[in-house]
This is a predicted structure of a 381-nucleotide RNA (Bacterial RNase P class A) from a Polyangiales bacterium. The sequence is in RNAcentral, with records from ENA. A source record names the gene rnpB. Lineage of the source: Bacteria > Pseudomonadati > Myxococcota > Polyangia > Polyangiales. Rfam family: Bacterial RNase P class A. By type it is a ribozyme. The prediction has a mean pLDDT of 75. Of the family's consensus pairs, 98% are formed in the model.
RNA sequence: GGAGCGGUCCAGGUGAUCGCCGGCUCUUUGAGCGGGAGGAAAGUCCGAGCUCCAUAGGACAGGAUGCCAGUCAACGGCUGGUGGGGGCGACCCCAAGGAAAGUGCCGCAGAAAAUAUACCGCCGGUCCACUCGCGAGCCGCGGGUCGAACGGUAAGGGUGAAAAGGUGAGGUAAGAGCUCACCGGGGCGACGGUAACGUCGGUCGCAUGGCAAACCCCAUCCGGAGCAAGACGAAAUAGGGAGGCGAUUGAGGAUGGUCCGUCCGAGCCUCCGGGUAGCGUCGCUUGAUGCACGAGGUAACUCGUGCGCUAGAUGAAUGAUCGCCACUCGCUUCUCGGUGACGAGAGCGCGUACAGGACUCGGCUUACGGAUUCUCCGACC
Numbered sequence: 001g002g003a004g005c006g007g008u009c010c011a012g013g014u015g016a017u018c019g020c021c022g023g024c025u026c027u028u029u030g031a032g033c034g035g036g037a038g039g040a041a042a043g044u045c046c047g048a049g050c051u052c053c054a055u056a057g058g059a060c061a062g063g064a065u066g067c068c069a070g071u072c073a074a075c076g077g078c079u080g081g082u083g084g085g086g087g088c089g090a091c092c093c094c095a096a097g098g099a100a101a102g103u104g105c106c107g108c109a110g111a112a113a114a115u116a117u118a119c120c121g122c123c124g125g126u127c128c129a130c131u132c133g134c135g136a137g138c139c140g141c142g143g144g145u146c147g148a149a150c151g152g153u154a155a156g157g158g159u160g161a162a163a164a165g166g167u168g169a170g171g172u173a174a175g176a177g178c179u180c181a182c183c184g185g186g187g188c189g190a191c192g193g194u195a196a197c198g199u200c201g202g203u204c205g206c207a208u209g210g211c212a213a214a215c216c217c218c219a220u221c222c223g224g225a226g227c228a229a230g231a232c233g234a235a236a237u238a239g240g241g242a243g244g245c246g247a248u249u250g251a252g253g254a255u256g257g258u259c260c261g262u263c264c265g266a267g268c269c270u271c272c273g274g275g276u277a278g279c280g281u282c283g284c285u286u287g288a289u290g291c292a293c294g295a296g297g298u299a300a301c302u303c304g305u306g307c308g309c310u311a312g313a314u315g316a317a318u319g320a321u322c323g324c325c326a327c328u329c330g331c332u333u334c335u336c337g338g339u340g341a342c343g344a345g346a347g348c349g350c351g352u353a354c355a356g357g358a359c360u361c362g363g364c365u366u367a368c369g370g371a372u373u374c375u376c377c378g379a380c381c
Base pairs, nucleotide, nucleotide: 001377002376003375004374006373007372008371009370010369012325013324014323015322016321017320018319020036021035023033024032025031026030038354042365043364045363046362047361048360049359050226051225052224053223057260058259059258060257062222063221064220065219066218067081068080069079070078071077082096083094084093085092086091097217098216102215103214104211105210106209119157120156121153122152123151124150126148127147129145130144131143132142133141134140135139165183166182167181168180169179170178184206185204186203188201189200190199191198192197230282231281232280233279240272241271242270243269244268245267252264253263254262289308290307291306292305293304294303295302296301326352327351329349330348331347333346334345335344336343337342
């Protein structure tokens, strides 16, 4: 200098003036003091707290998760490990249970895509034709070549993402786990490990291809709705007419995706005409809280002590202008150094990413400027 990888940190600072939204105080038409976004506040994708639905039960449906152990309030998160895969490396990725429970799918190509099969090829005897040799006269024996149907084979060729274990030797008419050695695989045992799993031994000729991000099966978990939850206050649902249904043999409602169960229950529904409101307060920010130190643990995380309080708006505040400083880039105006490329300083100008709370937390994901550490390569000292 280039390329890359995981983590950590920062997120322009400060002053004045004018504004905006809350809070507190006072002598209250006002004044003073103090506070006012983030690492992602975002997406709303998971998990919880909290609130209400009668105090949440059963069945079905539906959804989520899926190697092991730990962690946590909980999780689909996180940490550590196992197995598999990628990278020279820092390091990264994996929906990673079950395919002998059942059903289904495997395009094209290919003989065959799963009860195996046979296109070319290889091998065997038989038959036909031709031909050669020998013997013999109208035939016999032997060999060769072409072809036909039959049988054997799955080594080789060829197809495919994938071809019924692989390589080698023996064996055979040709072949084949047919036999053997090694590798791979299944089940068994021993040892190590909490476990996933690993290592070793011997055994079985191999004992049934892939897809479950196809249906499905298995295991575990899940009641619903969400701060527009919900609570309180204020005001109103008054009074009236017509019709229908019902009062324990129970209308109607709570009640959710459905049914059962459970609970409330004397009124309910439609029409005619009529009245009131569409506001305020709370919930609301002190919390599985933050920071520092110590202890335990490889780590996630937990415990102890001390200190701190840091927005609460509701058409929704957190801004604007100017000055100074910091940083990046540019200009080449000036000064200094240098032969020069250029470097240092001063000056001037533009700029300082992504983005904006709405009940609160723990995560994940996405957006994004810079610094630093780490890895690999190249050059120089």